The RNA shown here (small-subunit ribosomal RNA) has 1531 nucleotides and comes from an Acidobacteriota bacterium. The RNAcentral record of the sequence draws on ENA. Its mean pLDDT, the model's own confidence on a scale to 100, is 83. Lineage of the source: Bacteria > Pseudomonadati > Acidobacteriota.
């Protein structure tokens, strides 16, 4: 100077907080796939089969080491014309000897968990060709051999024999200072297997070659050679430290560990061998198994970390598989050799050849990875003196959007906001300045022209890339945009299609007729030559938590203690310096990352400088802390003394109560048991009672949340033995402490083994009940067991669901043991304190609940444990056990949750309180009969549709013969039956009438307008045609409005502000009283308010004012057979307007001096006087698209409209609601009273007459307090019937009629006569009603031509009962539990059946890896032998030759790969069958759990059972409810 610095979201619930998993947004990639694709630069490109490879190339070079040495062709000469020969080609090519290289470069990652790698060291234990420096030397000899020639074998590869030749090939000899080895002596450094210096003794080497030049032939120069010293670079070996997983791998090891000696190597070493010793490694993880090349670095991340190790760079390993050595400076050698094996190829079958994990390329595998390219111009390498040659290293090009980076696909203007598309509320909006159009530009593309740097060097020559980059010119917007997404997360919205289909989906989840979630269109969003998807990694994930988590109830404290290793550890003091810290030195390669610069137009990319990077090595300093060793201390810990408490343990003895049994007595019919019973016991004498006896087990009261113990656990009394804790006061030891992986011990109940014992209880079992069943709950019996002794088991809700230790941090109040102070005469009181054990509670903590000095607070130390649910505490393996089983303890697969705490509801066969004809107490019904009516079902051409628990079913329908009518059949019609508008044309219309037809309809005749007028015409109405558009009782009430039902006339439902709670929420609204009432009062962190309740409204009950006809008639008058009939009157009744009255007002009592309740008085009425209207927030996707309205869909010569006929009235049945009855409280006959409320002109219809009657004729009166309907009926009086299917009952049927209506056949009502069914009070069950009510009696009305047992009203007569709230039903408030929230008609468990998936077991079977023992033994090194062969050296010999040394073939031995045999281990696959497990809209059986879940649940264990489960035994509360005890809080 610069750089860097941390985001969350969705999903469990009705909602909330927490825990916790799953998922997403980011970055990255050697990628692949889908759609799309203009250009350039720079990079990258078999992750799979270390599978197999055709073809070409990838390592040669040197003639200045050596010998030999062509040919084609050309020129010449000779020629017998066949040819021969000379020169050039040429000392060239090919081949050979020799030297150097080939051990580099290039590839791959199989193996390897290792000193392989990284880092830092060591080598006094080593090597090093070429290169550099330096020093010294190079004297003199010898014998061979390839090539070549000849001969031979072989198909080939190749080989053999003979002859013969050179060297920088090979071999002796001489020389040897330094240097090497051996021994000696002396000095120095150092205690090491020593090193070093100096001095003198033994062994070992050369190429006298080559070229050129000058050669004054002496040599000189250069290259090469040899010995030594040194350097540089490279390597070998050794060591410290570091980096994977598994303990369901715990023990491994015989050259193993060490020594001595020898061998071996360049070199240390058990590296190898002989002998000796018995060691070595391991919980700080040996051995074994799995996986893996390591690193610089790369990706990610705030970082710490995590993952990875492709390209580039370093190291290692490998080269078809395994083994081996040779050569060499270097290899145990990718393009060398030998052997074995597999594979491929050639073959004449005798034998041979080969190794792309070099560059290209092929096949194969795979989702997937390129050209059989150009060039040595550059960089680098090999050889050479050099020229040069070689180089698939390398430089380039090609292919691929595989990645990164850059550029472009045009710019400006342009509103008639064009057309088209899409949407629309039909107005418009949007696509959209977008386009068209105008004016420009020229990146890029195309064409033409020019044209590099990279090239160095003294100079010349040389460019694969490449006529490329780049520059100039020309033309021309011309050639260049897609992908994904648009429900939330997550930026972006509409239409259509589809209809839980087709499909989507990362998670949550969309789709069942209005889908922003599927598919398409329009529009939009994000990226962009790319965009998406998939895979993988890190992140988010604090979800393995070192940074940075937890364990009371969410997953998680070991059942408890003792104690080993380990971890941690009091005060003072001096020392050391391992940790720690400061400061130097070394190293941490380059590249990369970072910073500052530079170069390609920019960037990517390349590049310069710097910085950074280690738990590293090393020197020096500091000494607080930790540590180490030493000295001291007493506070931690412990020991000694005194004392008291205790169900602490163990052993022995003793005692009483009770149960049972036995014996005897008394005594008689039952006992026992249950919800009720039965089994059982009992007249052979039970039970009851008395006495005696036997035996076992357990210890009432005291007894207490009291004590003791580590936990499990421990309870009569006495004694023996024994452990621990506590208090007090002193003395002593002197950190001796805490924790504690493994280990050891203890460890309820059940269970097991052996032997006893056995009263009671009691799994199993038997029987009886209950029940649909009852393998249960209940009852009667009853065996193991429960008890004792000895041994085993080792688990529990072994719980405080809370590990141990130490320290610190406000209080209150009990209780147990001990001590002190004080008061008192004492009992005892008060107070302080130590140790235990409870409750409440403050700070703090906690998700909350809660904990709170006995912490779940604040800290430290140590141990154990957790990481989503299920699968599963299961399987396999191991260890333990007699067994049962225990301990350890997975995975596949599957789900998007599983959970904790708290909240609001709902629910409970939970609780408390309170209501209601809810029950009870009553009265009358229904259910049985017949009929009516509605519904289901069935039938039908149609039997139109809707309504379905209460809250559908005499309901829509207050009235289906036609109509209605929506249904069916048939006949017609298409701007239509009705409505609106426009245009054109015509005309009124109504009405009367004829014909055809079933009618609709069609055809014809008669008839001829109204209003205004400026006289032109206009308007109303109407017809026809055409176009807009009508119509639909077609669908969706689950798209809706409106209306309605229901909970329920129940007393509730909310809000504002405040307060409390993290929050959902709470408070208010709860509580104490009271009420019909959230009615009122009081209290209260609440204070107020709203919708409901009540009141206000109507009606009825009393009185009164006004009014007095059509109502009334007391008095007066008239009058009749009678009658308010008349005059008159308005007193009364009544009518209909208004007012009064009732408010707990008053008295007494109760209550809190309240609200209010009870009783009384008065009153017509008394506590809401009776009745009605009035229905909170909401619930039921309740009902209605067929009242009406309405979105969407469907239909349009039909699903519209008209007409006729039929159907809605059917009929084996079933149900609901009614009517009438079954009779004597009745029926029949006769007589005689008394209402209210209504209705009436297309109406009610009187009188009178006719008819048995329905009714008819008739016509008065009345639009009605006037007239009519209209006779009320039950009742009452008289009479008959006398218990009978009847003088009950009236169905059914026949005949005859009346009325309405166009029309009574299907299918009306009524009348008369005749007929005279069922039915004798109704099973289980069930409904209504609390007073003018039920019951009973009639009357009226709506609808309506007619049709009423229905409905809506009206009055008459007129009861019974309510102890009471236990129970059934419904409801309200508070509280409690909950696993419910679609809310108990909830949730939910297990067997069985079916389908499917993964896993375990299994007689076995097959494969891979591997141990041990034995066998076998290739190549090869080493050793021994070496009779056969043999040039150099030596000896003899004149020579030939002979002998020796040495060497070779060959043989033998050790080791030894592949292989074989036997026997183990591990692992994978498979296996008839079998076991459980998971999953799967509508299967079966039950009902285990959640509420007291209907037997509280859970739990260890044991037995039993179709199943959930049941039962025994012990334990837990994570049980509701009631009562009691104790404690606490408040007063």
């Nucleotide at each position: 100077a610069a750089a860097c610095u941390g985001a969350g979201a969705g999903u469990u619930u009705g909602a909330u907080c927490c825990u916790g998993g799953c998922u997403c947004a980011g970055a990255a990639u050697c990628a692949a796939c889908g759609c799309u694709g203009g250009c350039g630069g720079c990079g990258u490109g078999c992750c799979u089969a270390a599978c197999a490879c055709a073809u070409g190339c990838a390592a040669g070079u040197c003639g200045a080491a050596c010998g030999a040495g062509a040919a084609a062709g050309g020129c010449g000469c000779c020629u017998u014309c066949g040819g021969g020969u000379g020169c050039c080609g040429a000392g060239u090519a090919c081949a050979g000897u020799g030297g150097c290289g080939a051990a580099c470069g290039g590839g791959u990652g199989a193996g390897u968990a290792a000193c392989a790698c990284g880092u830092g060291g060591g080598u006094g234990a080593c090597c090093u060709g070429c290169c550099u420096u330096u020093u010294g030397g190079a004297g003199g000899g010898g014998g061979a051999u390839a090539a070549c020639c000849c001969g031979g074998g072989g198909a080939a590869a190749c080989c053999c024999g003979g002859g013969g030749u050179a060297a920088u090939a090979c071999c002796g000899c001489a020389u040897a200072a330094a240097g090497c080895g051996u021994a000696u002596a002396a000095g120095g450094g150092u205690u090491g297997a020593c090193c070093u210096u100096u001095a003198g003794a033994c062994g070992g080497g050369a190429a006298a070659g080559g070229g050129a030049u000058c050669u004054u032939c002496g040599g000189a120069u250069u290259c090469g050679c040899c010995g030594g010293a040194a350097g540089a670079g490279g390597g070998g070996c050794c060591c410290g430290c570091g980096g994977c997983c598994g303990a369901u791998u715990a023990g491994c090891u015989g050259g193993u560990u060490g020594g001595u000696g020898a061998g071996g190597u360049a070199a240390g070493a058990g590296c190898u061998c002989a002998c000796c010793a018995a060691g070595g490694c391991g919980a700080c993880g040996a051995u074994c198994g799995g996986u893996a090349g390591c690193c610089g670095g790369u990706c990610u991340g705030a970082g710490a970390g995590g993952a990875c190790g492709g390209a580039c760079g370093g190291c290692c390993a490998c080269a078809c598989u395994g083994g081996g050595a040779c050569u060499g400076a270097g290899a145990c050698a990718c393009g060398g050799c030998c052997c074995a094996g597999a594979c491929u190829c050639c073959u004449a079958c005798g034998g041979g050849a080969g190794g792309c994990a070099g560059c290209a390329g092929u096949g194969g595998g795979g989702a997937a990875u390129u050209u059989u390219g150009c060039g040595c111009a550059a960089u680098g390498g090999g050889c050479g003196a050099a020229a040069g040659c070689c180089u698939g290293a390398c430089g380039c090009a090609g292919c691929a959007a595989c990645g990164c980076c850059g550029c472009g696909u045009g710019g400006a203007g342009g509103a008639a906001g064009a057309a088209g598309g899409c949407c629309u509320u039909c107005g418009g909006g949007u696509u959209g300045u977008a386009a068209a159009c105008u004016c420009c530009u020229g990146u890029u593309u195309c064409a033409g022209g020019g044209g590099a740097a990279a090239a160095a060097u003294a100079a010349a020559g040389u460019g694969a890339u490449g006529g490329u980059a780049c520059c100039c010119u020309g033309g021309g917007a011309g050639g260049a945009a897609g992908a994904c997404c648009c429900g939330g997360c997550u930026a972006a919205c509409u239409c259509c299609g589809u209809g839980c289909c087709a499909g989507c989906a990362g998670c949550c989840g969309c789709g069942g007729u209005a889908a922003u979630a599927c598919g398409g269109g329009g529009g939009g969003g994000u990226c962009a030559a790319g965009c998406g998807u998939u895979g993988u990694u890190c992140g988010g994930a604090a979800u393995u938590a070192u940074u940075g988590g937890g364990c009371g109830u969410a997953a998680a404290g070991g059942g408890u203690g003792c104690g080993u290793a380990g971890g941690c550890g009091g005060c003072c003091u001096g020392a050391c310096a391992a940790g720690u810290u400061c400061u130097g030195g070394g190293u941490g390669a380059a590249a990369g990352u970072c910073u500052c610069g530079g170069g390609c137009u920019u960037a990517a990319c390349c590049u310069g400088a710097g910085g950074a990077g280690g738990u590293c090595c090393u020197g020096g300093g500091a000494a607080a802390c930790u540590g180490u060793a030493g000295g001291g201390c007493u506070g931690g810990a412990g020991u000694g003394c005194u004392g008291g408490a205790g169900a602490g343990g163990u052993c022995g003895g003793c005692g009483g109560a009770a149960u049972u049994c036995c014996u005897g007595g008394u005594g008689u019919a039952g006992c026992g048991g249950u919800g009720a019973a039965a089994u059982g016991c009992g007249u052979a004498g039970a039970g009851a009672u008395c006495a005696g006896g036997a035996g076992g087990a357990a210890g009432a009261u005291c007894g207490g949340a009291g004590g003791c113990g580590a936990a499990g656990g421990c309870g009569g009394c006495c004694g023996g033995c024994u452990g621990g804790a506590c208090a007090g006061a002193c003395a002593c030891u002197g950190a001796c402490g805490c924790u504690g992986a493994g280990g050891c011990a203890c460890g309820a109940a059940a269970g097991c083994c052996a032997g006893g014992g056995g009263a009671g209880c009691a799994a199993a079992c038997g029987g009886g009940a209950u029940u649909a069943g009852a393998u249960a709950c209940c009852c009667c019996g009853g065996u193991a067991g429960u008890c004792c002794u000895g041994g085993c088991u080792g688990u529990a809700a072994a719980c405080g669901a809370u590990g141990g230790g130490u320290a610190c941090u406000u209080g209150g109040u009990g209780u147990a043991g001990g001590g002190g102070a004080u008061a008192u005469g004492a009992a005892u009181g008060u107070u302080c304190u130590c140790u235990g054990u409870g409750c409440c509670g403050g700070c703090g903590c906690u998700a909350a609940c809660g904990c709170g000095a006995u912490a779940a607070g604040u800290a430290c130390c140590c141990c154990g444990c957790c990481u989503g649910g299920g699968g599963a505490g299961u399987a396999c393996g191991g260890c333990c056990g007699c067994a049962a089983g225990g301990c350890u303890g997975a995975a596949a697969c599957u789900c998007a949750a599983a959970g904790g705490a708290a909240u609001u509801g709902a629910c409970g066969g939970g609780g408390a309180c309170c209501c209601g004809c809810a029950c009870a107490a009553g009265c009358g019904g229904u259910g049985g009969a017949g009929u009516a009516u509605g519904u289901g079902g069935u039938u039908u051409a149609a039997u139109u549709c809707g309504a379905c628990g209460c809250a559908a079913c005499g309901c829509g329908a207050a009235g289906a013969a036609c109509c209605u009518u929506a249904c069916c059949g048939g006949g017609g019609u298409u701007u239509g039956a009705a409505g609106u508008g426009u245009a054109u044309g015509g005309g009124c219309g109504a009405c009367c009438u004829c014909c055809a037809g079933a009618g609709a309809u069609g055809g014809g005749g008669g008839g001829u307008u109204c209003c205004c007028u400026u006289c032109g015409g206009g308007g109303a109405c109407u017809c026809a045609u055409a176009c807009a558009g009508a119509g639909g009782u077609g669908c969706u009430g689950c798209a809706u409005g409106g209306c309605u039902g229901u909970c329920g006339u129940c007393a509730g439902c909310u809000c504002g502000u405040g307060u409390c709670g993290u929050g959902a929420g709470a408070u208010g609204u709860u509580g104490g009283g009271u009420u019909a009432a959230g009615u009122c009062c009081c209290g209260c962190a609440a204070c107020g308010a709203g919708c409901g309740c009540a009141a206000c409204c109507c009606u009825u009950g009393u009185c009164u004012g006004u009014a007095g006809u059509u109502g009334c008639c007391a008095g007066c008058g008239a009058g009749u057979c009678a009658a308010g009939u008349c005059g008159g009157g308005c007193a009364c009744c009544c009518u209909a307007c208004g007012g009064a009255g009732a408010c707990u007002a008053u008295c007494g009592g109760c209550g809190a001096a309240a609200a209010g309740c009870c009783g009384g008085a008065g009153g017509a009425a008394g506590g809401u006087g009776g009745g009605g209207a009035u229905g909170a927030c909401g619930u039921c996707a309740a009902g209605u698209c067929c009242u009406c309205a309405u979105g969407g869909c469907c239909u349009u010569u039909a699903u519209g409209c008209c007409c006729c006929g039929g159907g809605c009235u059917a009929c084996a049945c079933a149900c609901g609601u009614a009517c009438u009855a079954c009779a004597a409280u009745g029926g029949g006959g006769g007589g005689u009273a008394c209402a209210g409320a209504g209705g009436g002109c297309a109406g009610c219809g009187a009188a009178a007459c006719u008819g048995u009657g329905a009714a008819g004729u008739g016509a008065a009166g009345c639009g009605a307090a006037u007239c009519c309907c209209a006779g009320a009926a039950a009742a009452c009086c008289c009479u008959c019937c006398u218990u009978a299917g009847u003088u009950c009952g009236g169905a059914u049927u026949g005949c005859a009629g009346u009325c309405u209506g166009c029309a009574a056949c299907u299918c009306g009502a009524c009348u008369g006569c005749a007929u005279g069914a069922a039915g004798u009070u109704g099973g289980a069950a069930u409904c209504g009603c609390u007073a003018g009510u039920a019951a009973u009696c009639g009357c009226g009305g709506a609808u309506c031509a007619g049709c009423a047992u229905g409905c809506c009203g009206c009055g008459g007569u007129g009861a019974a009962u309510a102890c009471g709230u236990u129970c059934c039903c419904g409801g309200g408030u508070c509280u409690u539990g909950u696993a419910c929230a679609c809310a108990c008609c909830g949730c939910c468990c297990g067997u069985c059946a079916c389908a499917u998936c993964a896993c375990g077991a299994a007689a076995g079977u097959g494969g891979g890896c591997u141990g041990u023992a034995c066998u076998a033994g290739a190549a090869g090194u080493c050793g021994c032998c070496g009779g056969g062969c043999u040039a150099a050296c030596c000896u003899c010999g004149c020579a030939a030759g002979a002998g020796g040394a040495g060497g070779c073939a060959g043989g033998c031995g050790c080791c030894g790969a592949c292989g074989g045999u036997a026997u183990g281990g591990c692992u994978c696959a498979u296996g008839a069958u079998u076991g459980g497990g998971g999953u799967g809209a509508a299967g079966u059986c039950g009902u285990a759990a959640c509420a007291a879940g209907g037997u509280a649940g859970c739990u260890g264990u044991a037995g039993g059972a179709g199943a959930a489960c049941c039962u025994g035994u012990g334990g837990c509360u994570g049980g509701a409810u009631c009562a009691c005890c104790u404690c606490c809080u408040u007063u």